[in-house]
RNA sequence: GCGCGGUUAGCUCAGUUGGUAGAGCAUCUCAUUGACGUUGAGAGGGUCGUAGGUUCGAAUCCUGCACCGCGCA
Numbered sequence: 001g002c003g004c005g006g007u008u009a010g011c012u013c014a015g016u017u018g019g020u021a022g023a024g025c026a027u028c029u030c031a032u033u034g035a036c037g038u039u040g041a042g043a044g045g046g047u048c049g050u051a052g053g054u055u056c057g058a059a060u061c062c063u064g065c066a067c068c069g070c071g072c073a
Stems, first nucleotide, its partner, number of pairs: 001072007010025004019056001027043005049065005
C1' cells in the first nucleotide's frame, strides 16, 4: 500500500426488509431478611467512532477519515 471484518449503555453483545434504540451483567431505590446474600418490582445511564451524501425518515444504504483485528504484498 491492497483486501476483509469490527466500532451501539460502565462491561459483553443483539438490532431481521430504512419507520419510537434493546437484552444480560453491573449501579441505585423499594419489598423480602436479625444482617448479608438470594429472589421479586422499579429507576438512572446512549450526540449508535467521526465528517458528509441519499431519503419524508438512517444504528441500518453510499463516500471520506480515525481506531482495533485478520490476511496479502